[in-house]
Molecule: Glycine riboswitch aptamer
Organism: Bacillus coahuilensis p1.1.43
């Protein structure tokens, strides 16, 4: 300071997918089914190491995959983004 960016805090806007069967228990518990956007796991491309090597091991990103956890009316939570306020200040 007409402030890249990044962390807080308030506020907004935010998907999918049974209000699914059973049971003396009903915010439980089993049973089939489905979803992807808290959270976790997975690898491409580079890198890096090795190796005789079109090898092998690591590293390594999503809204991508997978569905461990979580969900599947309403409400609540939700990646993500928007405004405000704050804090820190790249670059000039």
């Nucleotide at each position: 300071a007409u402030g890249a960016c990044a962390g807080c805090a308030a506020g907004g806007g935010g998907a999918g997918a049974g209000a699914c069967u059973g049971a003396u228990a009903u915010u439980u518990c089993a049973g089939c089914g489905c979803c992807g956007a808290a959270g976790g796991a997975g690898c491409a491309a580079g890198c890096a190491a090795u190796c005789u090597a079109u090898u092998u091991u690591g590293u390594g990103a999503a809204u991508c995959u997978c569905u461990c956890a979580g969900g599947c009316a309403a409400a609540a939570a939700g990646a993500c983004u928007c405004u405000u306020g704050u804090u820190g200040g790249a670059c000039g």